[in-house]
Molecule: FMN riboswitch aptamer (RFN element)
Organism: mouse gut metagenome
Parts: sequence; C1' cells; structure tokens
RNA sequence: UUCUUCGGGGCAGGGUGAGAUUCCCUACCGGCGGUAUAGUCCGCGAGCCGUUGCCGGCAGGUCGUCAAGGAACAGUGACGUCUCCGACCGCGUGCAUGAAUCGGUGAGAUUCCGAUACCGACAGUUAAAGUCUGGAUGAGAGAAGAA
Repeated sequence: UUCUUCGGGGCAGGGUGAGAUUCCCUACCGGCGGUAUAGUCCGCGAGCCGUUGCCGGCAGGUCGUCAAGGAACAGUGACGUCUCCGACCGCGUGCAUGAAUCGGUGAGAUUCCGAUACCGACAGUUAAAGUCUGGAUGAGAGAAGAA
C1' cells in the first nucleotide's frame, strides 16, 4: 500500500388500565482507542436536532443565443450554463451535541473493592420507550488476519 473477515447490549416478576416490554414498583444493559481494568476522565465513532461556511449535484429565477410570431414590445418554445440569486439533495466536509461522588487498598486507580448516585438520538406505537418495531443485510471509531 492492497485485500479479506469481524465490528452493541438490555424490562424477568408485579401494579393500574379497554389498551402500556412506553406510565408506576422492580429488573436489566453499557461501542472504539488511551490510561492501574472506565457508560460518567481524555480522545474518537454512531444517531438526531441545531448552526454556519466551503465543495459537488440539481429544480427554478436571472442572463445569453436561436426559432416561429409581431409594427415594435410582451408573451411562448428550444438550447446554453459564461455571470448572479437560489429552495432542495449528498455511502462530502467543519463546528456544536449525555452522565460520579464518597470511603478503602496501592508507588500509581474519577478505571479495582465497598457504598450511594447519575446518563442514554430520531421515527413509530390502542398509552409517554436506554431495553419493543423501523431506517439498519446500513454506517462506523477500530480490531484481527493475509499478500
């Protein structure tokens, strides 16, 4: 450098109700790299929302050329994309985007042990979802292997 493979887990039990794995009690889960072993530190990925700029695509407008038409315009059609405006789109890109403390051991741990907390995109749903269904047989930080 090229190629191949891999690359996310989770409501058991109960209550209310016509209806809830969505509410309530309880239960359960934790991507990748770094570092004393980390959902909460540092950094990254993904998702969604927001935002602004750039790149590319592209409807439309503008502009130009041509055509028929016309007294001349207007309007119409075709073509072009040099100029400007620009909705929208993207297996383009930048920014922003969740949550932890105390005690103990130790040379060293916000990572281990003990205790008590906290966090978790969007769309859908007979009823509000970290856990169901869907985008997703997707994307991806990265990991392993082969040449």